[in-house]
C1' cells in the first nucleotide's frame, strides 16, 4: 500500500429504516449483630467524527479516524 472485519452505558455484548436494550459493575434500600452472598429500586448513551439519501438513520451510501486479521 490492497482487501476484509470491528468501534453502541464503567466493562462484555444485542439491536438489518420507526421512542436505544440486556448481563455484570456502580448507587440507594431491604435483610443480617455485622460483612459477603441474596432480593428490590434507580441512574448512567453525542450509537467513533463529518457529510449524504429518506417523512424518519445505530441501521443504507461517501469520507476521516482508531484497532484487529489477511495479502504483497
Nucleotide at each position: 500500500g490492497g482487501c476484509g472485519g470491528a468501534g453502541u452505558a464503567a466493562c462484555u455484548c444485542a439491536g438489518u429504516g420507526g421512542u436505544a436494550g440486556a448481563g455484570u459493575a456502580a448507587u440507594u434500600g431491604a435483610a443480617u449483630c455485622a460483612u459477603a452472598a441474596u432480593c428490590a429500586a434507580c441512574a448512567a448513551g453525542u450509537c467513533a467524527g463529518g457529510g449524504g439519501u429518506u417523512c424518519g438513520a445505530u441501521u443504507c451510501c461517501c469520507u476521516u479516524u482508531u484497532c484487529c486479521g489477511u495479502c504483497a
Transfer RNA from Goniomonas avonlea, 72 nucleotides, folded computationally. Model confidence (mean pLDDT): 84 of 100. The organism belongs to Goniomonas, within Eukaryota. The sequence is in RNAcentral, with records from ENA. It matches the Rfam family "tRNA". Rfam classes the family as a transfer RNA.